[in-house]
Molecule: transfer RNA
Organism: Monoglobus pectinilyticus
RNA sequence: GUCAGAUUAACUCAGCUGGGAGAGUGCCGUUCUUACAAAUCGGAAGUCGCAGGUUCAAGCCCUGCAUCUGACA
Repeated sequence: GUCAGAUUAACUCAGCUGGGAGAGUGCCGUUCUUACAAAUCGGAAGUCGCAGGUUCAAGCCCUGCAUCUGACA
């Protein structure tokens, strides 16, 4: 330099054919316990990498950029 893949909560990741942003772990609280852990129930936490475009509507489609990984050179 070329090509491919990835980027969504603190972490690991889903999100199907464009319409409700989610799970597990972690964190905070409740119940339980003499206490802790485990368990139960509830809660907080998001610029969906960035900037544009298409659309009534974008995490999803298109373009550019950035970062990471891999292959080739």